[in-house]
Formats: sequence, structure tokens, C1' cells
RNA sequence: GGGCCCUUAGCUCAGCUGGUAGAGCGCUGCGUUCGCAAUGCAGAGGUCAGGAGUUCGACUCUCCUAGGGUCCACCA
Repeated sequence: GGGCCCUUAGCUCAGCUGGUAGAGCGCUGCGUUCGCAAUGCAGAGGUCAGGAGUUCGACUCUCCUAGGGUCCACCA
């Protein structure tokens, strides 16, 4: 330098041919307990890596940029 893949909640990841984003764990509150753990119920938490384009509408399609992974090439 080139090909391919990944980037979504604090963490690990879903999101099925474009139609207003979810799970588990964690966190907060309440109940249960003398208390803790465990468990039940409720809740908070996301500019979907950044920008632009297409579209009535984009996490999803196209382009650019950044970061990460992998393979190839180059370099004396």
C1' cells in the first nucleotide's frame, strides 16, 4: 500500500430482504431477610464510531474518514 471482516446500553452481543432499537449480565428503587446473598417486580441508561449521499423514511444501501482484526504485497 491492497483485499475481506468488525464498530449498536457500563460489558458481552442480537436486530431476519429499509418502517421510530432489544436481550443477558451489571446499575438504581421497592418487596422478601435480623442483615447479606439469592430471588420477584419496577426503572434508568443508546448522536447505532464520525461525516456526506440516496430515499417519504437509513443501525440496515452507497461513498469518504477514524479505530480494531485478518490475509497478501512492498521495504535493506